Two RNAs folded together computationally: RNase P RNA and transfer RNA, 439 nucleotides in total.

RNA sequence: GGACAGGCGGCCGCUCCCGGCCAAGGCCGGGGGAGGAAAGUCCGAACACGAAAGGACACGGUGGUGGGUAACGCCCACCGGCCCAUGAUCGUCGGGCCAGGGAAAGUGCCACAGAGAGUAGACCGCCGGCUUCGGUCGGUAAGGGUGAAAGGGUGCGGUAAGAGCGCACCGCUCGACUGGUGACAGUCGAGGCACGGCAAACCCCACCGCGUGCAAGCGCAAGCAGUCCUCGGCGUCCCCAGGGGCGCGUCCGUGGUCCGCGGAAUGAGGGCGGGUAGCGUGCAGGAGAUCGUCGGCAACGGCGGUCCGAGAUGAAUGGUCGCCACCUCGGCUUGCCGGGGUACAGAAUUCGGCUUACGUCCACAG
RNA sequence: CGUCCCGUCGUCUAGCGGCCAAGACCUCUGCCUUACAAGCAGGUGACCGCAGGUUCGAGUCCUGCCGGGACGA
Numbered sequence: 001g002g003a004c005a006g007g008c009g010g011c012c013g014c015u016c017c018c019g020g021c022c023a024a025g026g027c028c029g030g031g032g033g034a035g036g037a038a039a040g041u042c043c044g045a046a047c048a049c050g051a052a053a054g055g056a057c058a059c060g061g062u063g064g065u066g067g068g069u070a071a072c073g074c075c076c077a078c079c080g081g082c083c084c085a086u087g088a089u090c091g092u093c094g095g096g097c098c099a100g101g102g103a104a105a106g107u108g109c110c111a112c113a114g115a116g117a118g119u120a121g122a123c124c125g126c127c128g129g130c131u132u133c134g135g136u137c138g139g140u141a142a143g144g145g146u147g148a149a150a151g152g153g154u155g156c157g158g159u160a161a162g163a164g165c166g167c168a169c170c171g172c173u174c175g176a177c178u179g180g181u182g183a184c185a186g187u188c189g190a191g192g193c194a195c196g197g198c199a200a201a202c203c204c205c206a207c208c209g210c211g212u213g214c215a216a217g218c219g220c221a222a223g224c225a226g227u228c229c230u231c232g233g234c235g236u237c238c239c240c241a242g243g244g245g246c247g248c249g250u251c252c253g254u255g256g257u258c259c260g261c262g263g264a265a266u267g268a269g270g271g272c273g274g275g276u277a278g279c280g281u282g283c284a285g286g287a288g289a290u291c292g293u294c295g296g297c298a299a300c301g302g303c304g305g306u307c308c309g310a311g312a313u314g315a316a317u318g319g320u321c322g323c324c325a326c327c328u329c330g331g332c333u334u335g336c337c338g339g340g341g342u343a344c345a346g347a348a349u350u351c352g353g354c355u356u357a358c359g360u361c362c363a364c365a366g
Numbered sequence: 367c368g369u370c371c372c373g374u375c376g377u378c379u380a381g382c383g384g385c386c387a388a389g390a391c392c393u394c395u396g397c398c399u400u401a402c403a404a405g406c407a408g409g410u411g412a413c414c415g416c417a418g419g420u421u422c423g424a425g426u427c428c429u430g431c432c433g434g435g436a437c438g439a
């Protein structure tokens, strides 16, 4: 990574669909009846509803690059880093892991030990001067110690002793060129040898996200019992008045906030009290499965053929007998007999993934 | 169905990422008392639900699993 998840037959029992009979109790015939995870509810969607379904913030999520997909936090390929292996000092190919943007936007943490943990620092040591030989002053950060980590590494020169102090190579930064869709890689040149780690720290950046969810919704039937309270204010325009429009304000609705939008007396909102919780539909033809072929490194996609494989509603899909398959034990006449066992586990709107549980077999890689 | 919270001595609860983890009740010993209780002093007692990961370091942060609970529909 793939396959299976026991198979066949008889009898009895349950359920859905189709057809017929019955005549509304049911009967006959045909066809179908739990999963790779049906689990977790960790993600994404389809579909449905929400007079504003619009914008912004908050909040939440993802995080190398490029592709796939309806979409995703998933899958594929590639890049980079780390680990293992091989080899023997040049490298090589293979496997595995990564929660892989930013530490120079800012803030914060690095305990203990240690001289010193970020515009850090002198304990031991090394060098030089003085010395009453106890020590003291100055230089140093190569060596040692402490620590998870001491601030570029190795080597040579230089120095009183040292230090990128200088040089070579590696590393780092910047620039140019070449290759690549890109992340990046390579080559050349210049440079200061400079500024550690932690973002599964707060945060910054980029991208994504309307909300609620089949107990969503739609329809039918039935049933009761209502009652109290609040809300049209101001200004202005048309007009004889009524009526109408506009602006401000108040209340309600829009997941939270703001803007915006809608409604406001045949309307909207609040308190108390009562009734119903029944039936039907949604309910399975799909981003479906499978075979072949073409394109692509692959994930996957195009084309053509074939198939239609649960739909319950206190919740069906079962029980029993026989044979066989596989595993195991014993006997023994190498072929049979007898016994035992066969995991994790059950749909409830559906699909694409992830994660977890688990028996047998096959293949590949380390 | 959906959302959220919890798991630490026998029990109930604390616990800024830095101590083999703290307090109370219980329990043990001693003092006091005729004796008990109360009081005072001292002591014992936890693989922080399990397994991985981040980090120098995890009870604490992240992921998965197990168990328990709350709210709404």
Base pairs, nucleotide, nucleotide: 001362002361003360004359006324007323008322009321010320011319012318014033015032016031017030018029019028020027021026035344039355040354042353043352044351045350046349047213048212049211050210054259055258056257057256059209060208061207062206063205064078065077066076067075068074079100080098081097082096083095084094086091101204102203106202107201108198109197110196123144124143125140126139127138128137129136130135152170153169154168155167156166157165172191173190174189175188176187177186178185179184217281218280219279220278226272227271228270229269230268231267233248234247235246236245237244238243250264251263252262253261254260288307289306290305291304292303293302294301295300325342326341327340328339329338330337331336367438368437369436370435371434372433373432376391377390378389379388384422393409394408395407396406397405415431416430417429418428419427

Rfam match: Bacterial RNase P class A. By type it is a ribozyme.